[in-house]
Predicted 3D model of a 71-nucleotide RNA (transfer RNA) from Candidatus Acidiferrum panamense. The sequence is in RNAcentral, with records from ENA, MGnify and Rfam. The same sequence occurs in records of 2 taxa.
RNA sequence: UCCCUCUUCGUCUAAUGGAAGGACGCCGCGCUCUGAACGCGGAAAUCGUGGUUCGAGUCCACGGGAGGGAG
Numbered sequence: 001u002c003c004c005u006c007u008u009c010g011u012c013u014a015a016u017g018g019a020a021g022g023a024c025g026c027c028g029c030g031c032u033c034u035g036a037a038c039g040c041g042g043a044a045a046u047c048g049u050g051g052u053u054c055g056a057g058u059c060c061a062c063g064g065g066a067g068g069g070a071g
Stems, first nucleotide, its partner, number of pairs: 001070007010024004018054001026042005047063005
């Protein structure tokens, strides 16, 4: 310098272009003499800026970050 892949709650991981869900963790309540376990409930995310589209996490462009490859 060039090419490829990846980027979603704190973490891991889903989501035919049609209201972003689950697990763990966290918070609250129940249960208990107390706690753990268990049950119920809650907060929490689409890397950024544009474009396409009635509608974008998903498609396209540029940029950021991570990993791999070529020279």